[in-house]
Molecule: Bacterial RNase P class A
Organism: Dehalococcoidia bacterium
């Protein structure tokens, strides 16, 4: 210095005005638990407030247990309220390496699939190989084989060496797979070691096994609660009309008044002090955790957290002139110096062009994004920057 790895963090600053939105004091006022004005004080988006994907608290409903059916998880051992998260290990994959990836239980319970190609994809034999027996031959009949040769993502262990008519775990030696001991580890798992000879892939196919999980969601739920309209009751009134069947009586209802409850629109409560945040000491390899001091830090409701100006800060186009550098012309290996000598050594500048950096003026631009019951994670999106620790390679001391 160049490429790369890992993790941690900031993500526009000050100021002036003008505003918004929620707490406290004061003061005034009004039909005073409150509202409305005014003054003062103070708090006001995020790292992802997104996606609503998962885990949990809260609430409300449901419940004697327990199974079914769904649904989620899936190496181990820890954390945690919980998790599909997250540490720390184990195995397996990529990278030279720092470090990254990985739904990583079963494929001899059973059923299911393996495209095309190829005989054959789970049961077989197209080329071959070797034998016999016909036959003059060419061939043909009949047996054994799976080494070779082709196909394919993947073909029934792998390499040698024996053996055989060829041939083959047919028989040995290593390996690699499977089972048994045995050792070490708390465990996944590792080494050893016998054995017996090997049984193809897919389980984000369906199943099995192990383990969790009741439902709904702040529009959960409580409380006040109008106007109109309907609802029950009760007081008056029933004069005249109408109403239910053609006509008469009697009651009812259609009127007014008052009182009740029930819903709506509203309002209020839940609403932000909490698995909270800082710091210190202790445990823990870590994730996390205990203890002590300390802070109080957004709560709107159609949705407040914003407008404008000035300086800066970063960045990007454009121009203008001034320095600097690198580089290419200029350069003829010049002047020079060395040397008796062929020779050798020696490339400065004045201008030119290119880029790059520094500075002046103008003009544009500041990533992704916007709380809504609340927290613990994933996952996504994100201009620019900023620190720390590591890898590999180069150079210099």
């Nucleotide at each position: 210095c160049a490429a790369g790895c890992a993790a941690a963090c900031c993500g526009g600053g000050u100021g002036a005005c003008c505003g918004c939105u929620c707490c406290c004091u004061c003061u005034g006022g009004c039909c005073c638990a409150g509202c409305c004005a005014g003054a003062g004080g103070g708090g006001g988006a995020g790292g992802a407030a997104a996606g609503u994907c998962c885990g949990g608290g809260c609430u409300c409903c449901a419940c004697c247990g327990g199974g079914c059916a769904g649904g989620a998880u899936g190496c181990u051992g820890g954390g945690u309220a919980a998790c599909a998260c997250c540490c720390a290990g184990g195995g397996g994959g990529g990278g030279c390496a720092a470090c990254c990836c990985c739904a990583c239980g079963g494929a001899a319970a059973g059923u299911g699939c393996c495209a095309c190609a190829g005989a054959a994809a789970c049961a077989u034999a197209c080329c071959g190989g070797c034998c016999c027996g016909c036959c003059u031959g060419a061939g043909c009949g009949g047996a054994c084989c799976a080494a070779g040769g082709g196909u394919g993502a993947a073909a029934u262990g792998g390499u040698g060496a024996g053996g055989u008519a060829a041939g083959a775990g047919c028989u040995c030696a290593c390996c690699a797979g499977c089972g048994g001991c045995c050792g070490g580890g708390a465990g996944a798992c590792c080494g050893g070691u016998c054995g017996g000879c090997u049984g193809g892939g897919c389980a984000a196919a369906c199943c099995c096994c192990a383990u969790c999980c009741g439902g709904a969601g702040c529009a959960a739920g409580g409380c006040c609660g109008a106007a109109u309209a309907g609802g029950a009751g009760g007081a008056c009134g029933a004069a005249a009309a109408g109403g239910a069947c053609g006509c008469c009586c009697g009651g009812c209802c259609u009127g007014u008044c008052c009182u009740c409850g029930g819903g709506u629109a509203g309002g209020u409560c839940g609403c932000u002090u909490g698995a909270g945040g800082u710091g210190g000491c202790g445990g823990g390899u870590a994730a996390c955790u205990g203890u002590c001091a300390u802070c109080c830090c957004a709560g709107a409701u159609a949705g407040a957290u914003g407008g404008u100006c000035a300086c800066c800060g970063c960045u990007c186009g454009g121009u203008g002139g001034g320095g600097a550098g690198c580089c290419a012309g200029g350069a003829a290996g010049a002047a020079g110096a060395c040397g008796u000598g062929a020779g050798u050594c020696g490339u400065a500048a004045a201008c030119u062009g290119u880029c790059u950096c520094c500075u002046g003026c103008c003009g544009g631009g500041c990533a992704c994004a916007g709380a809504a019951c609340c927290c613990g994670g994933c996952u996504u999106a994100c201009a620019g920057g900023u620190u720390u620790g590591c890898u590999u390679g180069g150079u210099c001391u």